Predicted 3D model of a 63-nucleotide RNA (Fluoride riboswitch aptamer (crcB RNA motif)) from a Pseudomonadota bacterium. The coordinates come from a structure-prediction model, not an experiment, and the mean pLDDT is 78. NCBI's taxonomy places the organism under Bacteria, Pseudomonadati, Pseudomonadota. The sequence was found by an Rfam model in a public genome assembly.
[in-house]
RNA sequence: CGCAACGACGGGGAUGGAGUUCCCCAUAACCGCCCGCCCAGGGCUGAUGACUCCUACCAUCGA
Numbered sequence: 001c002g003c004a005a006c007g008a009c010g011g012g013g014a015u016g017g018a019g020u021u022c023c024c025c026a027u028a029a030c031c032g033c034c035c036g037c038c039c040a041g042g043g044c045u046g047a048u049g050a051c052u053c054c055u056a057c058c059a060u061c062g063a
Base pairs, nucleotide, nucleotide: 010025011024012023013022016054017053018052019051020050021049032044033043034042035041
């Protein structure tokens, strides 16, 4: 790269892992926000969809 056969019961929710729970998807769900001439470019928040824990990162204080 080409051909043939099969169709797993899962997959996803802006950066990791686990538990609980919610929602969504099979033609997919999903792939953050703001400014901007919406092109280029610039700025900002968060490891969660939500909760809890761990890890990483950041801020402040103390030893």